[in-house]
Order: sequence, then structure tokens, then C1' cells
RNA sequence: CCAGUUGGCUGGAUGACCGCUGCCGCAAUUUCCGAAAGGAAGCGGGGGAGGAAAGUCCGGGCUCCACGGAUACAAGGUGCCGGGUAACGCCCGGCGGGGGCAACCCCAGGGAAAGUGCCACAGAAACAAACCGCCGAUCUUCGGUAAGGGUGAAAAGGUGCGGCAAGAGCGCACCGCGGCUCCGGCAACGGAGCUUGGCCAGGCAAACCCCACCCGGAGCAAGACCGAAUAGGGGUGGUGUGGAGGAAACUCCAAAGCCGUGUCCGGCUUUACCGCCCGGGUUGGUUGCGCGAAGCAUUUGGCAACAAAUGCUCCAGAUGAAUGGUCAUCCAUUGCGGGGUCAAACCCGUGAAGACAAAACCCGGCUUAUAGGCCAACUGGCAAU
Repeated sequence: CCAGUUGGCUGGAUGACCGCUGCCGCAAUUUCCGAAAGGAAGCGGGGGAGGAAAGUCCGGGCUCCACGGAUACAAGGUGCCGGGUAACGCCCGGCGGGGGCAACCCCAGGGAAAGUGCCACAGAAACAAACCGCCGAUCUUCGGUAAGGGUGAAAAGGUGCGGCAAGAGCGCACCGCGGCUCCGGCAACGGAGCUUGGCCAGGCAAACCCCACCCGGAGCAAGACCGAAUAGGGGUGGUGUGGAGGAAACUCCAAAGCCGUGUCCGGCUUUACCGCCCGGGUUGGUUGCGCGAAGCAUUUGGCAACAAAUGCUCCAGAUGAAUGGUCAUCCAUUGCGGGGUCAAACCCGUGAAGACAAAACCCGGCUUAUAGGCCAACUGGCAAU
């Protein structure tokens, strides 16, 4: 210098004027809006989008509801090992497999002799197979044979020697697989040795299934408080009472609803009209609402994710939804014209134009989008010293 890998940072800047939305202080105790609850108006100061605020996919905080019994059924999710974490399907470090010369990258990575199912096309056959070929016979046929051909993504361990009618783990050697023992490692797993296992028998579980583990439901439109009219609700009084029995108290039955689902048992509520009284909900308002698994710096422990200690900081809270607009200068990019140069760089004038995208209860992740710029470490190649 060229080509690449990994990790991280940034995401236009400054000023002036005019606004918007919260907070704090001061002044006033007044005025305005509203039925009320409540809100607004003056002056000054200070704060005001993101790395993804996005998708709403996963895990939590917070809030409300549920949290009778028996039995059966589930439904959903995760899946090598160890660690981190409030937790996770996330992160870190390993193991195994695959790719790359390398730095490095990728993998839903438990179980296929529990069972079921599927394996397109081609092929005789997709699991216990005979189409061609080979061998034998009593030869239009029957039997043996998985060595060879052919098909396919995949064909019944591979190579060699022996053996055989021809063949075949049929026998043997080596390799591969399985089993056992020892060693290393917390473990996944790795290494070595032994083997009278002849190889018991393809692939798929992001197919059912089996095994292990996890798991109540709904969500800030949660929830709490304040509070009109109308309608509905509850209490109370009177009249009345779904059916049956009874003088009555009451009992039994029926129907409907609720308790994840089915069944059984059980529990609770309801079965009409009128008067009076009361409280709740809706429109609306306040709150929830930002001091938090918080951020920054240093030190310590750890390979790391991360944790601890110390010090410092307070950092948006709107709700038809603020966080903006205009102008000027600069910065990055770029069109045109001119200069400059071998070609560039560069200079001048003039115009365009600023990546993805914007909080909505909060936090940890993942995924996706992202113009341009910057930094660090590492790998391969070339050249020079």
C1' cells in the first nucleotide's frame, strides 16, 4: 500500500428572533373557563426524544382479578455443558459438527432397537429390497446371491485377502461404529487400552410422540380518587311470588349465570310492580407519572458476561398528544461554470440538499431500519529496510 475479519464511537454545529410543554421561585388572593371536580392567566430561572424512541417478539417490575374439592384432559414454551442475571428463548466462556489459507463465522445441538407416520421425481426396492447381471437346478420356470450395473439427496459399514456353485462379516487384517475399563476435565466431552458385538439392522422429532424442566388471567384504555343530567343498581316499606308440598317456619324441584375445560359433588346469585332514601359508573377532572434492577468516574475480583466498594450527578413527562419555525454563518455531500494540474489535490462563483426515524407506565433483551464520518485490535498478500 492492497484485500479482509472483529469490536466500539458518532448521528450536523453556533448565534439571533418568535413560539410550545412540564418544574421551581416570586407577586397577586384578583380575573376568566367549567354544573361540579378542577383548570388557566403575570414576572424570573432552569429542563425538554433515540440508538434504535420502531416491531410489540421474549423476560421482569407495577396494578387489578382469580387463588372450593376429586378425577381426567390439557394447552403453550424451552432443550449440548458451565457460568452471569431480578428473570429470560438474552449474554459470556467452553464442547461437538460445518465453512474459510487465516483473522474469524454459522448451527431449534435431548431421544430414531417405545410406538405411529412420512421419504417428491427416478428406481425392482426408501427397510429388512432381486430390475439387469452372476450361480445352480428337474430350465416358458424355480431357488441362491447385495460382488458389479443402473436410479436417487439418501440403497443395507469401507478397503484388501481368503472363501464359495456364485456370493455374502461367511472367516481374517486394518479403518469406522458400538460396548467396557483407565486417565484428564466441575461438566459437555477428549485421549489411551481391551473387546467371544460380527455390525441388531437408513434419514426425518422447526411430523405426531417420549423424556426433563418452566408456566394462573388481563393489562396504564391496569388501577385509585373526585365528581352532572338521563337511564340503570342497592337498601327499605307496601302489594305480589317460576312450579310442587305445608297452617306456617321451611323443604324439594325447575331454569339461567359464575367457579380454565369435560364429568360428578359442592358453593354463591337471580326469578315481579310501586313509593322513598342511598351510593356507584359513564362524559369530564386529578392521580398513577419517573430516585430507578438509574447514570458517570475510579479501584478491586473475574479469561469474559458481570459483580462489589468509594465518590459524584438528578437527566422529558405530553394526553386530538409539547420537544418547533424563520433567518444568518460554518461543516459534510453534490450539480453547473471558471481557474489550476500530465492527471489529481486545491481555489473562486452560484445552486441543490442533510441517513433511519420520533417518547406515551417503566426496565432488561432480541429483531429490523440507518446517508456519511471516526477509532482500536487482528489476519492474508505485495514492496522496501

Overview:
The RNA shown here (Bacterial RNase P class A) has 385 nucleotides and comes from Aestuariivirga sp. RNAcentral holds the sequence, with entries from ENA. Its mean pLDDT, the model's own confidence on a scale to 100, is 75.